[in-house]
The part of an RNA shown here (large-subunit ribosomal RNA, domain VI) has 296 nucleotides and comes from a Candidatus Heimdallarchaeota archaeon.
Context: one part of a larger RNA
RNA sequence: UGGCGGGCGAUUGAGAGUAAAGUCUCCACAGUACGAGAGGAACAGGCGGCUGGGGCCUCUGGUGUACCGGUUGUCCUUAAGGGCAUUGCCGGGUAGCUAAGCCCUCGACGAUAAGAGCGGAAAGCAUCUACGCUCGAAGCGUCUCUCGAAACGAGUCGCCCACUCUGCUACACUGUAAGGGGGUUGGUGACAACAACCUUUGUAGUAGACGAGAGCGCGGAAAGAAGAUCCGUUUGAUAGAGCAGGGGUGUACGCGUCGAGCUUCGGCGAGAUGUUUAGCCCACUGCCACUAACUG
Repeated sequence: UGGCGGGCGAUUGAGAGUAAAGUCUCCACAGUACGAGAGGAACAGGCGGCUGGGGCCUCUGGUGUACCGGUUGUCCUUAAGGGCAUUGCCGGGUAGCUAAGCCCUCGACGAUAAGAGCGGAAAGCAUCUACGCUCGAAGCGUCUCUCGAAACGAGUCGCCCACUCUGCUACACUGUAAGGGGGUUGGUGACAACAACCUUUGUAGUAGACGAGAGCGCGGAAAGAAGAUCCGUUUGAUAGAGCAGGGGUGUACGCGUCGAGCUUCGGCGAGAUGUUUAGCCCACUGCCACUAACUG
């Protein structure tokens, strides 16, 4: 831009894609059918495995430059607390992401190929083929899966708004005209005719009003390179703070007691232990309008 006013939501499925499944051992059928014997199947059923596909993070792990702890060198005078050295190095590690971990993984129908057949003539027989008919594959097609009204034959359904009013300009029209709502008559009805009454207009363009809805704005995440997507916006738990739960690390500072060892005999003192399942911290869950989602 189109889809014969604008929009929101739900759909149909022309067409396109597709591998979403593939395969194996074993058990059993069964030492059966078959076969003189030697040998030796199959259909239906079942336990598992491998490859592929999809999903997930409860478990096992990885990562985890959020976090906690230990420790070396040096600097901030020392302690405490920190900076830098690949996150300095090391030991752990929640969420998230992830595989090596866990879960699921399937058929049905149709037309056929080679092939197997049925009835059957040409050719009194025979013949699966000439007419006709039945089967038959990991292959082909359909359903199941994904995209898909731009499928120009542009579809369908539901709902909402509008199709209205005002100003200006141009044109047309001035009364046997134009518009309007009711009335009577006829007709099943669409409608037609008629008599009164009221008003003065109609068409096109342009500007505004109204307006469903959308976008912007603002707080964000299950989303994310930017756009986009999705959620919330006080009729509110959207994010942060706080609190609680759950979790990570592993017992903080200070103080008390003990203390190897050193000592100028005055003291100094690594470390251990109690206070302390401490201290510090959290991406998770819940509660709570304290802060910010305002005005638009």
Rfam family: Archaeal large subunit ribosomal RNA. For this family Rfam cites "Crystal structure of the ribosome at 5.5 A resolution" (Yusupov et al., Science, 2001). Its mean pLDDT, the model's own confidence on a scale to 100, is 83.